[in-house]
RNA sequence: GCCGCGACCAAGCCGGGUCGUUCCAGACCGUAGCGGGAACGGGGGACCCACGUAAUCGGGGCGCAGGGCCGCAAGGCGCAGGGCAGCCAGUCUCUUCCGCCCGAGCCCGUCAGCUAACCCCGUAGGCUUCGAGGAGAGACCGA
Numbered sequence: 001g002c003c004g005c006g007a008c009c010a011a012g013c014c015g016g017g018u019c020g021u022u023c024c025a026g027a028c029c030g031u032a033g034c035g036g037g038a039a040c041g042g043g044g045g046a047c048c049c050a051c052g053u054a055a056u057c058g059g060g061g062c063g064c065a066g067g068g069c070c071g072c073a074a075g076g077c078g079c080a081g082g083g084c085a086g087c088c089a090g091u092c093u094c095u096u097c098c099g100c101c102c103g104a105g106c107c108c109g110u111c112a113g114c115u116a117a118c119c120c121c122g123u124a125g126g127c128u129u130c131g132a133g134g135a136g137a138g139a140c141c142g143a
């Protein structure tokens, strides 16, 4: 710097540092472990509606990551899908084409359609994608 909702604010508590005090108290700084705020993301959950012969080959959820082929396996290929950034050649968004990379994991626990009220959970990880690639459309800026 990028992907990704995953970042922000804050000293109430603990902990750290400086000043200060005879010792305390106290002030300030820094930080964000616990707790808090707000926001974002996700799940559960009625009526109505939908579904309605399937109900262990259990089912469901997050996520782009589901399916297929090859392989004893490790793994490989690859469709769907996701991603591809720069100080100066104006900026941004969308579509498409070529190229490249990925095409994982995890959770619930026999249970979940939608879903107002209401309830619950999370705010992590990962990467080096510098192709300032081609074409088209739009918005803004400048002249």
Stems, first nucleotide, its partner, number of pairs: 001127003008037002012034002016029004039123006049113001058111001059108004066079001068077003081102004090140008098131001